Predicted 3D model of a 174-nucleotide RNA (Lysine riboswitch aptamer) from Enterococcus phoeniculicola ATCC BAA-412.

[in-house]
């Protein structure tokens, strides 16, 4: 000096980047109360057991009540931040089996980012969330063209995070 490999450090995307707990706000489930109701109920199914129930079950209506979830502005931690699919482990929903739901463990895969539209699912909910599809926007890198002394800017196309930029250590070669 060059190449590529290894593992470090520090950064960038966005003013709706990601997430967490507390605060405020609105809306509910469960519990409780009242009324109607009149024999069943305990996530769905099967059989039995157990528990509750005429000192009123389910269901419906109303009220109180606030969990989870949601929104807001600030604070904090960050840039696979994080989210999610599949399979596996465990706990709970009265007990056994199957299914389903919530949380959790491990492995592996997908997604650069947010928004919008449609479809499906989820939820008390037309709020929100998840998955898929779509066309735009935007960030990185590459290629081509144009302008420029140059850094770089614009246009078009393609790709995308185990990436990219900067920096230094080490390996190899000259």
């Nucleotide at each position: 000096c060059a190449a590529u490999g290894a593992g470090g450090u520090a950064g960038a995307g966005g003013u709706c980047g990601c997430g967490a707990g507390a605060c405020u706000u609105a809306u509910u489930a469960a519990u409780c109360c009242u009324g109607u109701g009149g024999a069943g109920u305990g996530a769905a199914g099967a059989a039995g057991a157990c528990a509750c129930g005429u000192u009123g079950a389910a269901a419906c209506a109303g009220g109180c009540c606030u969990a989870g979830g949601a929104a807001g502005a600030a604070u904090c931690g960050c840039c696979g931040a994080a989210a999610u699919g599949u399979a596996c482990u465990g706990u709970u929903c009265u007990c056994u089996c199957u299914u389903g739901a919530a949380c959790u463990u491990u492995a592996u895969g997908u997604u650069g980012g947010g928004a919008c539209a449609c479809a499906a699912g989820u939820u008390a909910a037309u709020a929100g969330c998840u998955u898929g599809u779509g066309g735009a926007c935007u960030g990185u890198c590459u290629u081509a063209g144009u302008a420029g002394u140059g850094a770089u800017a614009c246009u078009a196309a393609g790709u995308u995070g185990c990436g990219c930029u900067a920096u230094g250590u080490u390996u190899u070669g000259u």